[in-house]
RNA sequence: ACAGUCAUCCGGGUGGCCGCGAGGCCCUGAGCCUCGAGGAAAGUCCGGACUCCACAGGGCAGGGUGCUGGAUAACGUCCAGGCGGGGCGACCCGACGGAUAGCGCCACAGAAAAGAAAAGACCCGCCACGCUGAAAGCCUCGGCCGAGGCGCGGAAGGUUAAGCUGAAACGGUGGUGUAAGAGACCACCAGCGGUCCGGUGACGGGCCGGCUUGGCAAGCCCCACCCGGAGCGAUGCCGAAUAGGGGAGGAGCGGUGGCCCGCCGCGUUUCAACUCCCGGGUAGGCAGCUUGAGGCCCGCGGUAACGCGGGUCCCAGAUAGAUGGCCACCACCGCCUCACGACGGUACAGAAUCCGGCUUACACGAUGGCUGUCCCC
Numbered sequence: 001a002c003a004g005u006c007a008u009c010c011g012g013g014u015g016g017c018c019g020c021g022a023g024g025c026c027c028u029g030a031g032c033c034u035c036g037a038g039g040a041a042a043g044u045c046c047g048g049a050c051u052c053c054a055c056a057g058g059g060c061a062g063g064g065u066g067c068u069g070g071a072u073a074a075c076g077u078c079c080a081g082g083c084g085g086g087g088c089g090a091c092c093c094g095a096c097g098g099a100u101a102g103c104g105c106c107a108c109a110g111a112a113a114a115g116a117a118a119a120g121a122c123c124c125g126c127c128a129c130g131c132u133g134a135a136a137g138c139c140u141c142g143g144c145c146g147a148g149g150c151g152c153g154g155a156a157g158g159u160u161a162a163g164c165u166g167a168a169a170c171g172g173u174g175g176u177g178u179a180a181g182a183g184a185c186c187a188c189c190a191g192c193g194g195u196c197c198g199g200u201g202a203c204g205g206g207c208c209g210g211c212u213u214g215g216c217a218a219g220c221c222c223c224a225c226c227c228g229g230a231g232c233g234a235u236g237c238c239g240a241a242u243a244g245g246g247g248a249g250g251a252g253c254g255g256u257g258g259c260c261c262g263c264c265g266c267g268u269u270u271c272a273a274c275u276c277c278c279g280g281g282u283a284g285g286c287a288g289c290u291u292g293a294g295g296c297c298c299g300c301g302g303u304a305a306c307g308c309g310g311g312u313c314c315c316a317g318a319u320a321g322a323u324g325g326c327c328a329c330c331a332c333c334g335c336c337u338c339a340c341g342a343c344g345g346u347a348c349a350g351a352a353u354c355c356g357g358c359u360u361a362c363a364c365g366a367u368g369g370c371u372g373u374c375c376c377c
Base pairs, nucleotide, nucleotide: 001373002372003371004370005369006368007367008366009365012330013329014328015327016326017325018324020036021035022034023033024032025031026029038348042359043358045357046356047355048354049353050231051230052229053228062227063226064225065224066223067081068080069079070078071077082096083094084093085092086091097222098221102220103219104216105215106214122158123157126154127153129151130150131149132148137144138143171189172188173187174186175185176184190212192209193208194207195206196205197204198203235287236286237285238284245278246277247276248275249274252266253265254264255263256262294313295312296311297310298309299308300307301306331346332345333344334343336341
């Protein structure tokens, strides 16, 4: 320099003006001061806090998690490690308990897909036949007998090594052996069992043994551990107007400009008018609501996740939902221009009880560690 890998940060900046929401202050005015979205506020996929309901304890059913050790309020998250896989490497990925508990499945192809199989093929030891025919023996001298060799054939014999199929064929490679073969035997390797050592453990290493045991649990299942239900429109409190409900009183009540008469209206033998009291619900209001497993800095413990201690800070709380707009200068991008410069734009997205994670989206950029290749000193 180029190519790569891991981790982190930023998320336009400054000033002014006008607005919107919340809190505070006072001299109470349309005043002043302070604060006002995110790293994901998103998806709502996990886990918890909190609230109400249920609940003696245990079990069944159902659901979830699944290498080991740790962290944590908890987790399907995180840290460290083991094993397997990928990469020259930095590094990345893993749905990673159990297949001698049982059941089930293994398409197509293939002879055969799990206590197997023999179709083609191989063998000629065995059996049958044909040819040949050693040595010894016998004879009527022609032969007889028949070891061995060669050839052809056979199954009710041996074999699974090689070939064909497949994702997978009942250990692999090489040798001995054999008629041909085979863990039948031997060496190495893989696997299994036992044992010793190291490690908290997953696991790793050594030695010994008999010779070998297919795969799928992302099929049922088995094992270990965890899980009560619903959710802030939770839940609690206050509570109208109007119209109902319950109870008591009840012969009058209201209007007529203040009072009386009068007049008018509604009622009066109890389901009434009117007055008083009680209670439920609705609209609405308040609490829950934001000080919290909180942020930042320092020290200590721990490989780390994280924990402990000290200091410091207060950092949205709306309710149909505030967080915006304009101007100036600067930064970056796009486009036009020879240029000056002009114009347009600044990602993804937006709180709704809170917190820990995961996942997904993200323009222009910035920083650091490490790896590989090449070059220069």
A computed fold for a 377-nucleotide RNA from an Actinomycetota bacterium, annotated as Bacterial RNase P class A. The prediction has a mean pLDDT of 76. Its Rfam family is "Bacterial RNase P class A". Rfam classes the family as a ribozyme. About the family: Ribonuclease P (RNase P) is a ubiquitous endoribonuclease, found in archaea, bacteria and eukarya as well as chloroplasts and mitochondria.